[in-house]
RNAcentral holds the full RNA, with entries from SILVA. The part of an RNA shown here (small-subunit ribosomal RNA, central domain) has 351 nucleotides and comes from an uncultured bacterium. It matches the Rfam family "Bacterial small subunit ribosomal RNA". Its family is annotated with ribosome and structural constituent of ribosome in the Gene Ontology.

Context: one part of a larger RNA
RNA sequence: CUGGGCGUAAAGCGCAUGUAGGCGGUCUGCUAAGUCGGACGUGAAAGCCCCUGGCUCAACUAGGGGAGGCUGUUCGAAACUAGUAGACUAGAGGGUGGUAGAGGAGAGCGGAAUUCCAGGUGUAGCGGUGAAAUGCGUAGAUAUCUGGAGGAACACCAGUGGCGAAAGCGGCUCUCUGGCCCACUCCUGACGCUGAGAUGCGAAAGCCAGGGGAGAGAACGGGAUUAGAAACCCCGGUAUUCCUGGCCGUAAACGAUGUCAACUAGGCGUGGGAGGUUAUUGACCCCUUCUGUGCUGUAGCUAACGCGUUAAGUUGACCGCCUGGGGACUACGGCCGCAAGGCUAAAACUC
Repeated sequence: CUGGGCGUAAAGCGCAUGUAGGCGGUCUGCUAAGUCGGACGUGAAAGCCCCUGGCUCAACUAGGGGAGGCUGUUCGAAACUAGUAGACUAGAGGGUGGUAGAGGAGAGCGGAAUUCCAGGUGUAGCGGUGAAAUGCGUAGAUAUCUGGAGGAACACCAGUGGCGAAAGCGGCUCUCUGGCCCACUCCUGACGCUGAGAUGCGAAAGCCAGGGGAGAGAACGGGAUUAGAAACCCCGGUAUUCCUGGCCGUAAACGAUGUCAACUAGGCGUGGGAGGUUAUUGACCCCUUCUGUGCUGUAGCUAACGCGUUAAGUUGACCGCCUGGGGACUACGGCCGCAAGGCUAAAACUC
């Protein structure tokens, strides 16, 4: 060097864009760097293989022959890789015409409910629990009606439904805007895949500044429970939760399954599109096909569980990662951060 792995045993970066690098479709010509062959040179001795000899044998040792590796020069081969020139359309991208969607950003609007305020009716309770109490209420509560204020979230529709790279996205309307899919097969002509570094996005909580604050609610106070109760239950309640701008950069960031491509039985649902059949037009049903999303299952795989055309099957390309448990998602150092802390990441010792 080769050789093992990564759903659950250690192990897929949270996700993407993309630099270097690695890898790369079909056909033809040329070149000959890699590759292959011949010749020549080199390849010390020892060692290795073969033959023969010397110690009684062997190990050991002496002589002879041979091989091997790196490599140089030269002559040749041209399948593959590479280079170069030309061509192609099956990869990729574009065009035209359509569809669906909680994809993103901004602005405006709406109704239900909670709370609060004002007023009317009305009177002794309300609330809460396993039972209670704290709490609220004759200064008129709870209940009920009318009006008003304000914040946050959008019942039903709603669906292993949809969209997005992931995080995530759900009232309605408008404006701006990204991506997918289908049909035609019109154009470009390999423009591709992956991606160390790098860059961007990234739930919740947390931080800074300014707003906002209905409900919920860490901390905190009180009431209970209990042997105790730093809790679970109850009454309150600040930060927070919301908005704008800026940080943080983590998660059971999960499908615990990297991205891309090819190949390998079916059956049953469901979302989006196209074509066909039937019919009087249209629609439904049914059939075909493309693209998502689920269930079940063959071969195969798997330690088993299970996976199974959305693979964990059979292969290829590239990246990341693992190497006994603890110490240790730690220390030190470095980089980043306002901080909290994050990223990178040991050893002694111990089993």